[in-house]
Molecule: Bacterial RNase P class A
Organism: sheep gut metagenome
């Protein structure tokens, strides 16, 4: 990617078409009748209600950069980092020079840092300077390395590199590269508070509509300077009712419900995701809950995972057997 095909009998929803039947309904024909996840309920819709519209605080969410999409925390494609011999795979990817906090245990020291072993110099056997290159100890120790100096070191100074500023070119961008200047603000963590940008109504098919039947009230609050609606909260508009307690009767029937941001083909554009144009199809819609067994041949394939309940688009887990790429 695929999730069986065909032929035949016997049983189940639904739809259309003839017949029969006052109806209810019955009989023949015919097409059709669980998945790639239907599973999670994690995102983001459509769709329905809240009567309408906002500001503002709080809270969520997302985070390089360009594009696809109805939208996305999701998909392509690129930058940058980490991993691998590769082919490829992953990413917690915006600020750590605004502030605050945290780094267990070891360790001399883990943010107004630091001498345990060393090294060197004086006195002398124990101090007392000077030190931070070497070793130890941690995940992580005053930027790595090579040399120059020095009593011994040390960015203390130099060459390269990192890191920082500033221009040139490339490139829609993220970013790369080249050249110059500076001896430099020692490291991690913002999936830590935080700061920046961007976005974000709420409930939900038991949303909602619509018909039929059945019944029973009685007692309280607040009441226009009040009350209720508008995701919390204010602030604002609306609107005139709203609310507790006992206690009764209904829980029947249609609808909403399948034609879709729908599937398939062939063609164009695009590194691609996907978009456009043509053409062709209709393929569950149950309502305590339908789609099964039998046999035959093909066959990898009804054996795994595993059942539809307003619907669609990802994402995640779960998995038999074949194919097909790299």
């Nucleotide at each position: 990617g695929c999730a069986g095909a065909u032929g035949a009998u016997c049983g189940c929803g639904g739809c259309c078409g003839g017949c029969c039947g006052c109806a209810a309904g019955g009989c023949c024909g015919g097409g059709u009748g669980a998945g790639g996840a239907a599973a999670g309920u994690c995102c983001g819709g459509g769709c329905u209600u809240c009567a309408c519209a906002g500001g503002g605080c709080a809270g969520g969410a997302u985070g390089c950069c360009g594009g696809a999409u109805a939208a996305c925390g999701u998909c392509c494609g690129g930058u940058g980092g980490a991993g691998g011999c590769g082919a490829c795979u992953c990413c917690c990817a915006g600020g750590a020079a605004a502030g605050u906090g945290c780094c267990a245990c070891a360790g001399a020291a883990a943010a107004c840092a630091a001498a345990c072993c060393g090294c060197a110099c004086g006195c002398a056997u124990g101090c007392g300077u000077g030190u931070a290159a070497g070793g130890g100890u941690g995940a992580a120790a005053a930027g790595g390395c090579g040399g120059u100096g020095c009593a011994a070191g040390a960015g203390a100074c130099c060459a390269c590199c990192g890191c920082c500023c500033g221009u040139c070119c490339g490139g829609u961008a993220a970013c790369g590269g080249g050249c110059g200047g500076g001896g430099c603000a020692g490291g991690g963590c913002a999936a830590a508070c935080c700061c920046c940008a961007u976005c974000c109504g709420a409930a939900g098919c038991a949303a909602g509509g619509c018909c039929a039947a059945a019944c029973a009230g009685g007692g309280g609050g607040c009441g226009a300077c009040a009350g209720a609606g508008c995701g919390g909260c204010c602030c604002g508009u609306u609107c005139u009712g709203c609310u507790c307690c006992c206690g009764g009767g209904u829980a029947g029937g249609c609808u909403g419900c399948u034609c879709g941001a729908u599937c398939c083909g062939c063609g164009c554009g695009g590194c691609a995701a996907c978009g456009c144009a043509c053409g062709g199809g209709c393929u569950a819609g149950a309502c305590a809950g339908a789609u099964g067994a039998u046999c035959a041949u093909c066959c990898a394939a009804c054996g795994a995972c595993a059942g539809a309940a307003c619907c669609c688009g990802g994402c995640u887990u779960a998995c038999c057997g074949c194919g097909c790429u790299u």